[in-house]
RNA sequence: GCCGGGGUGGCGGAACAGGCAGACGCGCGGGUCUCAAAAACCCGUGACCGCAAGGUCAUGAGAGUUCGACCCUCUCCCCCGGCA
Repeated sequence: GCCGGGGUGGCGGAACAGGCAGACGCGCGGGUCUCAAAAACCCGUGACCGCAAGGUCAUGAGAGUUCGACCCUCUCCCCCGGCA
C1' cells in the first nucleotide's frame, strides 16, 4: 500500500427489509428472606438540564441520501486478521 472483519450505556453484548436505540446478562442502587450474612427472588438503573411536569442529547468523528439511518453512500481515526 491492497483486501476483509470490527468500534453501541460503567462492562460484555443484541437490534441488518432503513421504522419506539440501548434487548439480555454482569455490575450498581433499593427491597423481601435471615439473629446476621451469603445465596435466591422482586423492583429500579444511558447522559445532561429541571423542584417537578417535562425537555435536550446519545451507536468512533464528520458529511450525504431519506419523512425517517447502529443499518445505505463518501472521507477520516482507532483495533484485529490476511496479502504484498